[in-house]
Description: Model confidence (mean pLDDT): 75 of 100. The RNA shown here (Bacterial RNase P class A) has 352 nucleotides and comes from Eubacterium sp. The RNAcentral record of the sequence draws on ENA. Its Rfam family is "Bacterial RNase P class A". Rfam classes the family as a ribozyme. It is recorded under the gene name rnpB. Taxonomically the source falls in Eubacterium (Bacteria, Bacillati, Bacillota, Eubacteriales). The model forms 95% of the base pairs in the Rfam consensus.
RNA sequence: UGAGUAACACAGGUGAACGCAGCCAUUCAGACGAAAGGGAAUGGAUGAGGAAAGUCCGAGCUCCAUAGGGCAGGAUGCCGGAUAACGUCCGGUGGAGGUGACUCCCAGGCUAGUGCAACAGAAAUAAACCGCCAGAUUCCGGUCUGGUAAGGGUGGAACGGUGAGGUAAGAGCUCACCGCCUCUCUGGUAACAGGGAGGGCAUAUGUAAACCCCAUUCGGAGCAAGACCGAACAGGAAGCGAUACGGCUGCCCGUCGUGCUUCCGGGUAGGUCGCUGGAGCCUGUUGGUAACAGCAGGCCUAGAUAGAUGUUCACCCAACGACAGAACUCGGCUUAUCGUGUUACUCAUUUU
Numbered sequence: 001u002g003a004g005u006a007a008c009a010c011a012g013g014u015g016a017a018c019g020c021a022g023c024c025a026u027u028c029a030g031a032c033g034a035a036a037g038g039g040a041a042u043g044g045a046u047g048a049g050g051a052a053a054g055u056c057c058g059a060g061c062u063c064c065a066u067a068g069g070g071c072a073g074g075a076u077g078c079c080g081g082a083u084a085a086c087g088u089c090c091g092g093u094g095g096a097g098g099u100g101a102c103u104c105c106c107a108g109g110c111u112a113g114u115g116c117a118a119c120a121g122a123a124a125u126a127a128a129c130c131g132c133c134a135g136a137u138u139c140c141g142g143u144c145u146g147g148u149a150a151g152g153g154u155g156g157a158a159c160g161g162u163g164a165g166g167u168a169a170g171a172g173c174u175c176a177c178c179g180c181c182u183c184u185c186u187g188g189u190a191a192c193a194g195g196g197a198g199g200g201c202a203u204a205u206g207u208a209a210a211c212c213c214c215a216u217u218c219g220g221a222g223c224a225a226g227a228c229c230g231a232a233c234a235g236g237a238a239g240c241g242a243u244a245c246g247g248c249u250g251c252c253c254g255u256c257g258u259g260c261u262u263c264c265g266g267g268u269a270g271g272u273c274g275c276u277g278g279a280g281c282c283u284g285u286u287g288g289u290a291a292c293a294g295c296a297g298g299c300c301u302a303g304a305u306a307g308a309u310g311u312u313c314a315c316c317c318a319a320c321g322a323c324a325g326a327a328c329u330c331g332g333c334u335u336a337u338c339g340u341g342u343u344a345c346u347c348a349u350u351u352u
Stems, first nucleotide, its partner, number of pairs: 001348010012316007020047002023044006032037001049323001053334002056332005061222004073218005078092005093107001094105004108213002113211002115207003129152002131148007160178006179201001180199008226273004233266001235264006244258005280299008317321001
């Protein structure tokens, strides 16, 4: 200098003008409302994100359900750790890729059972098409019977691989090495790694993102959750009476209903709370490889309910600036994204 790998940070800035939202202060109006509450003006400070998104996981919180156990169903799936928890994160093991920095992997079990595997091929879990060998037969072309998975051919896959011995020809039939399985020793918390002994290997190809088996784990609904106050309007109780009206009945008494007052009561409209100070953020430090945890100091940073966060102008920047807009709150994951910058590391080339 070029090419890359990993981890981060920022996401236009400053000023002015006009607006919007809730909050605080002051003033005004008290005309809306039964009340709670609400209205107007002025001033002040504040007002979206790294993903606010998808709603895919995990929690808090709330209500409902719930003696205990089992079945069914779902989720997760190497090991250890972190965490409130997780399907997340960190560190490792194994495997795959890269010269490398480094990256990627739904990574338990088809030596429990069942299923499926197009085409090709003689044969697909079971085998003799060609070939090889032995025997019989022969019209000498061959034919028949048996053995054989070493060779050929088909296939993604053909009964562990390579070599040697062996044999009629062959074959784990035997042996050496490699692979696999069982037992065992050493190291490691463990996954696992390294070694030793044994087994000829019927454990015979793949598929569990096929059923299934094993282990662990899981109640449901969600802030329009839900709690409180409460006009209206059902319903209930008590009281009131110069008795007005109606029914039983033509009249009197009585009684029932309509009436008024008070209380109870469910609860619509409406209002308040839930609602933002929290597993919070920033800085430093201690422990830890790390995720993370402890300690000290500092900070307060939207909270609406038809739903605010906008528009214009000027200047600055290499760039006129991408994806995108909170609605109960956190921890993650995933997806979208113009660009700019920082740190560490790798490879190549050149110069000293």